[in-house]
The part of an RNA shown here (small-subunit ribosomal RNA, 5' domain) has 524 nucleotides and comes from a metagenome. It matches the Rfam family "Bacterial small subunit ribosomal RNA". The coordinates come from a structure-prediction model, not an experiment, and the mean pLDDT is 84.
Context: one part of a larger RNA
RNA sequence: GGAUGAACGCUAGCGGCAGGCUUAACACAUGCAAGUCGAACGGUAACAGGUGUAGCAAUACAUGCUGACGAGUGGCGCACGGGUGCGUAACGCGUAUGCAACUUACCUCUAACUGGAAGAUACCCUUCCGAAAGGAAGAAUAAUACUCCAUUAUAUUUCGAUGUGGCAUCACAUUGUUCUUAAAGCUUCGGCGGUUAGAGAUAGGCAUGCGUCUGAUUAGCUUGUUGGUGAGGUAACGGCUCACCAAGGCAACGAUCAGUAGGGGGCCUGAGAGGGUUAUCCCCCACACUGGUACUGAGACACGGACCAGACUCCUACGGGAGGCAGCAGUGAGGAAUAUUGGUCAAUGGACGCAAGUCUGAACCAGCCAUGCCGCGUGCAGGAUGAAUGCCCUAUGGGUUGUAAACUGCUUUUAUAUAGGAAUAAACCUCUUUACGUGUAAAGAGCUGAAGGUACUAUAAGAAUAAGGACCGGCUAACUCCGUGCCAGCAGCCGCGGUAAUACGGAGGGUCCAAGCGUUAUCC
Numbered sequence: 001g002g003a004u005g006a007a008c009g010c011u012a013g014c015g016g017c018a019g020g021c022u023u024a025a026c027a028c029a030u031g032c033a034a035g036u037c038g039a040a041c042g043g044u045a046a047c048a049g050g051u052g053u054a055g056c057a058a059u060a061c062a063u064g065c066u067g068a069c070g071a072g073u074g075g076c077g078c079a080c081g082g083g084u085g086c087g088u089a090a091c092g093c094g095u096a097u098g099c100a101a102c103u104u105a106c107c108u109c110u111a112a113c114u115g116g117a118a119g120a121u122a123c124c125c126u127u128c129c130g131a132a133a134g135g136a137a138g139a140a141u142a143a144u145a146c147u148c149c150a151u152u153a154u155a156u157u158u159c160g161a162u163g164u165g166g167c168a169u170c171a172c173a174u175u176g177u178u179c180u181u182a183a184a185g186c187u188u189c190g191g192c193g194g195u196u197a198g199a200g201a202u203a204g205g206c207a208u209g210c211g212u213c214u215g216a217u218u219a220g221c222u223u224g225u226u227g228g229u230g231a232g233g234u235a236a237c238g239g240c241u242c243a244c245c246a247a248g249g250c251a252a253c254g255a256u257c258a259g260u261a262g263g264g265g266g267c268c269u270g271a272g273a274g275g276g277u278u279a280u281c282c283c284c285c286a287c288a289c290u291g292g293u294a295c296u297g298a299g300a301c302a303c304g305g306a307c308c309a310g311a312c313u314c315c316u317a318c319g320g321g322a323g324g325c326a327g328c329a330g331u332g333a334g335g336a337a338u339a340u341u342g343g344u345c346a347a348u349g350g351a352c353g354c355a356a357g358u359c360u361g362a363a364c365c366a367g368c369c370a371u372g373c374c375g376c377g378u379g380c381a382g383g384a385u386g387a388a389u390g391c392c393c394u395a396u397g398g399g400u401u402g403u404a405a406a407c408u409g410c411u412u413u414u415a416u417a418u419a420g421g422a423a424u425a426a427a428c429c430u431c432u433u434u435a436c437g438u439g440u441a442a443a444g445a446g447c448u449g450a451a452g453g454u455a456c457u458a459u460a461a462g463a464a465u466a467a468g469g470a471c472c473g474g475c476u477a478a479c480u481c482c483g484u485g486c487c488a489g490c491a492g493c494c495g496c497g498g499u500a501a502u503a504c505g506g507a508g509g510g511u512c513c514a515a516g517c518g519u520u521a522u523c524c
Base pairs, nucleotide, nucleotide: 001524002523003522004521006520007519008518009517010516013376014375015374016373017372018371019369020368021334026332027331028330030329031328032327035076036075037074040073041072043069044068047067048066049065050063051062052061053060054059083287084286085285092212093211094210095209096208097207098206099205102204103203107200108199109198110197111196112195113194114193115149116148117147125138126137127136128135129134155180159176160175161174162173163172164171165170185192186191213259214258215257220250221249222248225247226246227245228244229243230242231241232240262284263283264282265281266277267276268275269274289310290309291308292307293306312323313322314321315320340366342365343364344363348362349360350359351358352357379410380409381408382407390400391399392398393397416460417459418458419457420456424451429446430445431444432443433442434441435440436439468513469512470511471510472509473494474493475492479508480507481506482505483504489496490495
């Protein structure tokens, strides 16, 4: 000098864009953050409509008939999105390869199929237990829930044959034989689905080379350890697990142990080499009160799922139960220190749904904070009697403050007031038309804005609404007077202060930055 997720002191007019618990992965009141589908199903608790009965009417009652829909069965989603950095020195990450050792729901393309049957169960009803959380029994019922039968191959299994290729185990193609396994319906009649096989896309899994902090005042470490055979297990290879056999494997090119730490793209600095760093944004990893375990599923060993154990908090009728903000806000605590218990699904994206749509603290916005960067303003021109005050001196006078002020003219960014007022909207959907042709496409019209009466524009009057901070001995730009008298104090280093202090305190003047200026901390 540059830089910062900064803090502190003094000061403060506005806007745009960014950023905002670096500490206790400390504990959490309250609300919200993952639902959706009635075009899978039995149905009808609430709301609305219709119909019927009674009644003059108000109204009451009945009825799933309709729109819809609580609870329930079922499907898909909840493995994404969002948070944090505890752990991890590791194939965790980065980079480059490999899988003749693998998986992939939804989506796209291709081929084939979608036949028949049976039994349950929830909600509801009845009864019972319990303070509650919740649970038990009986009876009855549906499905795209579950089960069975049929049919099928380029799938799976057994035993072969032929050919081609390679990278050792082998792979691929054609073909014979044998074994096992499928399906579901709904509909507004337009469609939406289901099963099997193949291919693609996407997403993952695994393996390997190289790179990846400090300490030798850590020198030896290891028994599933290292390898083999066989078996089990996995989507898949493998001591991944097990039985048996052998005695190996790693290490001064630093094993083991200890400490520290998420990694990278990037960011800061530097001419570069390098050094430092990992906030915001993106990719990967790990974690979800602590430890462990599996279930479901295409995918989890699952933040707002389950079970067990533990610590903590809460409820209790003392028998027993409930909970997990490292989601968004918010509270307490810790700390030098870090924001609102806000608005909207309008856009983008996601889940479900044929769709309308519902949900979405993702997201988009607004609020707070000079935390940073950038921009704008606090007037402009003229004006010498060089006014007055202040300060200084060699003091009837001169210098300086200083064109500074007054005064004259001008402007109105900004602030204030009034009026107008967006783009972001394209779609979806509805209607109309056209084209090919028979459900798609195109065109036109209509519908939808949280931000927001915001941005922006115009008009009005008026210099009106707006400057501070640090420093002035040398380094280092900027000097005099007064006070003090080794005192009070200053100080980054050298050093100032003991009676003429440009170094302390005040004043006048000056210098540098400027809505900031200084100090502290850290990095180059």